[in-house]
RNA sequence: UGCCCGAUAGCUCAACGGUAGAGCAGGCGGCUGUUAACCGCAAGGUUGAAGGUUCGAGUCCUUCUCGGGCAG
Numbered sequence: 001u002g003c004c005c006g007a008u009a010g011c012u013c014a015a016c017g018g019u020a021g022a023g024c025a026g027g028c029g030g031c032u033g034u035u036a037a038c039c040g041c042a043a044g045g046u047u048g049a050a051g052g053u054u055c056g057a058g059u060c061c062u063u064c065u066c067g068g069g070c071a072g
Stems, first nucleotide, its partner, number of pairs: 001071007010024004018055001027041004048064005
């Protein structure tokens, strides 16, 4: 320098272009003599940044940033 993959909740990851979800962690409650385990509830997101396409973008296109890999 070029090419490929990735970036979404605190963490690990989902999500045909049509209301962003799950598990774990954390919070509250139940159960228990207590803790843990188990059960229930609620909360938690400017989807890495800036543009573009579209009635509508996490998803498609362009550029950039960061991480990983390959080539030189």
A computed fold for a 72-nucleotide RNA from a Thermomicrobiaceae bacterium, annotated as transfer RNA. The RNAcentral record of the sequence draws on ENA and MGnify. The same sequence occurs in records of 2 taxa. It matches the Rfam family "tRNA". Gene Ontology term of the family: triplet codon-amino acid adaptor activity.